[in-house]
RNA sequence: GAGCUUAUAACUCAGGGGUAGAGUAUGCAUCUGAUAAGUGCAAGGCCAAUAGUUCGAAUCUAUUUAAGCUCA
Numbered sequence: 001g002a003g004c005u006u007a008u009a010a011c012u013c014a015g016g017g018g019u020a021g022a023g024u025a026u027g028c029a030u031c032u033g034a035u036a037a038g039u040g041c042a043a044g045g046c047c048a049a050u051a052g053u054u055c056g057a058a059u060c061u062a063u064u065u066a067a068g069c070u071c072a
Stems, first nucleotide, its partner, number of pairs: 001071007010024004018055001026042005048064005
């Protein structure tokens, strides 16, 4: 220098046009003599950034940023 992949909750990951989910973790309740485990509920993300397409974008397009891989 060229090409490719990834970026979504504290962590690990789904979701690939129509109001964003799970597991773990956290808080509360329940259970227990008590703790752990179990069960229920809650909180937590305007989806890396900017622009474009669209009635509508986390999703499609372009550029940028960060991380990784390959080639030279």
The prediction has a mean pLDDT of 85.
A computed fold for a 72-nucleotide RNA from a Pyrinomonadaceae bacterium, annotated as transfer RNA.
The sequence is in RNAcentral, with records from ENA.
The source organism's lineage runs through Bacteria, Acidobacteriota, Blastocatellia, Blastocatellales and Pyrinomonadaceae.
It matches the Rfam family "tRNA". Rfam classes the family as a transfer RNA.